[in-house]
Context: one part of a larger RNA
RNA sequence: UGACGGGGGCCCGCACAAGCGGAGGAACAUGUGGUUUAAUUCGAUGAUACGCGAGGAACCUUACCCGGGCUUGAAAUGCAUCUGACAGGAGCAGAGACGCUCUCUUCCUUCGGGACAGAUGUGUAGGUGCUGCAUGGUUGUCGUCAGCUCGUGCCGUGAGGUGUCGGCUUAAGUGCCAUAACGAGCGCAACCCUCAUCAUUAGUUACCAUCAGGUUAAGCUGGGGACUCUAAUGAGACUGCCAUCGUAAGAUGCGAGGAAGGUGGGGAUGACGUCAAAUCAGCACGGCCCUUACGUCCGGGGCGACACACGUGUUACAAUGGGUGGUACAAAGGGCAGCUACAUGGCGACAUGAUGCUAAUCUCCAAAACCACUCUCAGUUCGGAUCGGAGUCUGCAACUCGACUUCGUGAAGCUGGAUUCGCUAGUAAUCGCGCAUCAGCCACGGCGCGGUGAAUAUGUUCCCGGGCCUUGUACA
Repeated sequence: UGACGGGGGCCCGCACAAGCGGAGGAACAUGUGGUUUAAUUCGAUGAUACGCGAGGAACCUUACCCGGGCUUGAAAUGCAUCUGACAGGAGCAGAGACGCUCUCUUCCUUCGGGACAGAUGUGUAGGUGCUGCAUGGUUGUCGUCAGCUCGUGCCGUGAGGUGUCGGCUUAAGUGCCAUAACGAGCGCAACCCUCAUCAUUAGUUACCAUCAGGUUAAGCUGGGGACUCUAAUGAGACUGCCAUCGUAAGAUGCGAGGAAGGUGGGGAUGACGUCAAAUCAGCACGGCCCUUACGUCCGGGGCGACACACGUGUUACAAUGGGUGGUACAAAGGGCAGCUACAUGGCGACAUGAUGCUAAUCUCCAAAACCACUCUCAGUUCGGAUCGGAGUCUGCAACUCGACUUCGUGAAGCUGGAUUCGCUAGUAAUCGCGCAUCAGCCACGGCGCGGUGAAUAUGUUCCCGGGCCUUGUACA
């Protein structure tokens, strides 16, 4: 100087407390361990692994296993020699890769050759093989915590200290005062995006107050530029004003004004560093290793196994509910071999026809809620696992191993031990919708969007994590 303390002081955080809803019990989905296996490819392992890499494992992917092939090789490239093709079409054998046969078969030229393709030889190849403890790059975490440093000066023999300490204040090393320190940098804040208000500009595909036409109805039509909205530019919030407290910074106010009030809500943004943290399997790269194989092509299998254990979720155990019928209201996105109105067929998944839309134009397109009726506390009209039958769709192909529909079946489960998680407001809870990946989909996952919409916070004694000062130490 740090680190540590079941030392002290001050302060903060959904850290506790106060509340609301979960997990831990059940079934299923998914990931992991273990076991099994020819193989169940590899990585991630307290917090910071375990719906993680994977934003799509039937083939492919695919790295694993078994079997069948190839060896300048699946792809790229230099040189030398030779050939004129290669590709395409047909047939045979085969699980296919591939092998064999037939057919068709180059261009430019100064005739020296050149372009292109193939074969042979050779130099390169290729490796998801090892080392993340050789590395780059990227990422997690402490932590969006308020810290981490430097120049000059001063103090100390020196390591170092001071500044950065003290008082007050702040979300903040934010600021004010004081001061052997005076300044400065990286962080904080602001600048950026978005939401909330208003104005200006611009009105098509959006809108419709006024005028006119028109319909069963409808901005449907002429028209309009008011309103909504769209999307560009501005304004607006600064403790600016008032009162009280304070030297100041600032604090308090069911204070004013204002759409918004004290950082207005949300996002992006992550200092010096820590964990030899993670990744050689995204990529790059040093070294080592393989080179008729640890490379590469193909068929099939596996990654989907199942006594068990754990994590994360979904659905429930019901009446604030289930069922049937009726009736409303979104936002954000997507759409060309794509979204599909509408009609017809089918109980339905869907099929057939047909129309609009490369989209503010057409389309995908709501559910909880509300109004009626029914069920009356039961393993039930709760719950839907599992299993049997019949189908639909995608796709070369749904046996291993797809999703969906329909008929039947109708398991566990009556609110869950110790323990444990999330959340402070348009939040939790609850309800549906969309997108990426994608032929299809094991999505109950991930990322977004809106609808309905709470309770509680007296406080900091205690648990956990963190910041500053101080003290002890046989630790570095």
Model confidence (mean pLDDT): 82 of 100.
This is a predicted structure of a 476-nucleotide part of an RNA (small-subunit ribosomal RNA, 3' major domain) from an uncultured bacterium.
It matches the Rfam family "Bacterial small subunit ribosomal RNA". Gene Ontology terms of the family: ribosome and structural constituent of ribosome.
The RNAcentral record of the full RNA draws on ENA and SILVA.